This is a predicted structure of a 77-nucleotide RNA (transfer RNA) from a Gammaproteobacteria bacterium. It matches the Rfam family "tRNA". The coordinates come from a structure-prediction model, not an experiment, and the mean pLDDT is 80.
RNA sequence: GCGCCCGUAGCUCAGUUGGAUAGAGUACAGGCCUCCGAAGCCUGGGGUCGGUGGUUCGAAUCCACUCGGGCGCGCCA
Numbered sequence: 001g002c003g004c005c006c007g008u009a010g011c012u013c014a015g016u017u018g019g020a021u022a023g024a025g026u027a028c029a030g031g032c033c034u035c036c037g038a039a040g041c042c043u044g045g046g047g048u049c050g051g052u053g054g055u056u057c058g059a060a061u062c063c064a065c066u067c068g069g070g071c072g073c074g075c076c077a
Stems, first nucleotide, its partner, number of pairs: 001073007010026004019057001028044005050066005
């Protein structure tokens, strides 16, 4: 340098053929329970979907560029 894959909540991951308000588990906060905790149960907060631009009535999803990570190949010495 070229090609491929990944990036979504603090962490680990879903998300159908593009369809309206983006979810789960865990963690965290509050409550219930308990003599007190743990466990269990209930409720809640938390997201520019890596970034920018574009296509579209509509984008996490499609396109271009770009940033970060991984893998393979190649070039120079």